[in-house]
This is a predicted structure of a 66-nucleotide RNA (transfer RNA) from Eutreptiella gymnastica. The organism belongs to Eutreptiella, within Eukaryota. It matches the Rfam family "tRNA". The family's RNA type in Rfam is transfer RNA. The prediction has a mean pLDDT of 81.
RNA sequence: UAAUAGCUCAGUUGGUUAGAGCGUGGGUCUAAUAAGCCCAAGGUCAGGGGUUCGAGCCCCCUUUGG
Numbered sequence: 001u002a003a004u005a006g007c008u009c010a011g012u013u014g015g016u017u018a019g020a021g022c023g024u025g026g027g028u029c030u031a032a033u034a035a036g037c038c039c040a041a042g043g044u045c046a047g048g049g050g051u052u053c054g055a056g057c058c059c060c061c062u063u064u065g066g
Base pairs, nucleotide, nucleotide: 001065002064003063006022007021008020009019015053024040025039026038027037028036046062047061048060049059050058
C1' cells in the first nucleotide's frame, strides 16, 4: 500500500436496492457457427471486533499479496 461477482476493476463528505466491463447460462438472429441485440444467474465487500441512528467507506487486531 492493496484485498468488493469466476476474472479485471469502480464505488463521491458514512446515507436509504452494492455496480460496470469481460466471462457464464438462456432467448433472438443464421442453413450452421461467430458477431450483434435482449434477459438472467452470480457478492460473508479478506476474517474478527468497535464507533454510529446508519459502515464497502471511520478506528483496532489478525490473515494474505506487493